[in-house]
Context: one part of a larger RNA
Molecule: large-subunit ribosomal RNA, domain VI
Organism: archaeon
RNA sequence: CGCAGGAGAUUUGAGGAGAGCCGACCUCAGUACGAGAGGACCGGGUUGGACGGACCGCUAGUGCACCGGUUGUUCCGCCAGGAGCACCGCCGGGUAGCCAUGUCCGGAAGGGAUAAGCGCUGAAAGCAUCUAAGUGCGAAGCCCACUCCAAGAUUAGAUCUCCCACCGGGUUAACCGGGUAAGACCCCAGGUAGACCACCUGGUUGAUAGGCCGCGGGUGUAAGAGCAGCAAUGCUUUGAGCUGAGCGGUACUAAUCGGUCGAGGGCUUGACCAUCUCUGC
Numbered sequence: 001c002g003c004a005g006g007a008g009a010u011u012u013g014a015g016g017a018g019a020g021c022c023g024a025c026c027u028c029a030g031u032a033c034g035a036g037a038g039g040a041c042c043g044g045g046u047u048g049g050a051c052g053g054a055c056c057g058c059u060a061g062u063g064c065a066c067c068g069g070u071u072g073u074u075c076c077g078c079c080a081g082g083a084g085c086a087c088c089g090c091c092g093g094g095u096a097g098c099c100a101u102g103u104c105c106g107g108a109a110g111g112g113a114u115a116a117g118c119g120c121u122g123a124a125a126g127c128a129u130c131u132a133a134g135u136g137c138g139a140a141g142c143c144c145a146c147u148c149c150a151a152g153a154u155u156a157g158a159u160c161u162c163c164c165a166c167c168g169g170g171u172u173a174a175c176c177g178g179g180u181a182a183g184a185c186c187c188c189a190g191g192u193a194g195a196c197c198a199c200c201u202g203g204u205u206g207a208u209a210g211g212c213c214g215c216g217g218g219u220g221u222a223a224g225a226g227c228a229g230c231a232a233u234g235c236u237u238u239g240a241g242c243u244g245a246g247c248g249g250u251a252c253u254a255a256u257c258g259g260u261c262g263a264g265g266g267c268u269u270g271a272c273c274a275u276c277u278c279u280g281c
Base pairs, nucleotide, nucleotide: 001152005163006162007161008160009159010158011157015149016148017147018146021049022048023047024046025045026044027043033038051106052105053104054103055102059100061098062097066093067092068091069090070089071086072085073084074083075082076081110144111143112142117137118136119135120134164265166178167177168176169175183261184260185259186258187203188202189201190200191199208254209253210252211250212249213248214247215246217243218242219241224237225236226235227234228233273280274279
């Protein structure tokens, strides 16, 4: 920009993409078959490999804004307690998130038309013949079926709901300009989203983010003090103190105040209905 008014939702599916894999074991059954050796079809059940998707309750990893331990050095006057730097100084753990090595799920089943192939009926050609007319079965393959995208599918679809037929100019016509409706955007607080954009949530009639409060999770018993010991240190107060992203609550702070867009429904012909003077549909 289009989709012959302007919007907000929900959809149909033309078309496209993806997926499509392969074993083993048990049973049928040591049966059919076979002299024996050997050894099934069909059907039923179980369990794997590789591949793919999703997820983080479990296992494991990461987790440089969490907690602890510890070395050297500088500083906070000293002690104590801390801070900076040294690869996050090093080391031990670790929430959310992200993850595989972890967990769950998938390939199927079914239908249609077929290939090779196997048939039925059957002439040409008194026989025979699956084929010439007719007709049946038959693949991991084809078309459906499963998952995803999808009306720019210009053949531009469908349904529901909302807004109404404004003002000025105009050869009164297209059209141009203007203020609005439903609605949208700008702007702002953000994240289930994300390179930007987009998408999604919220904007005081508010829990959107931060703060604060409570809880969970993580670290692992803070500081100070008391007691014991010459001291290093230990014990008690104390599962203490601290705590990023998690879950909830609470308007304390910030989403203030505002601004900008955004319809008036093209022409012609024919038929029908209402009214019949116009006109309406």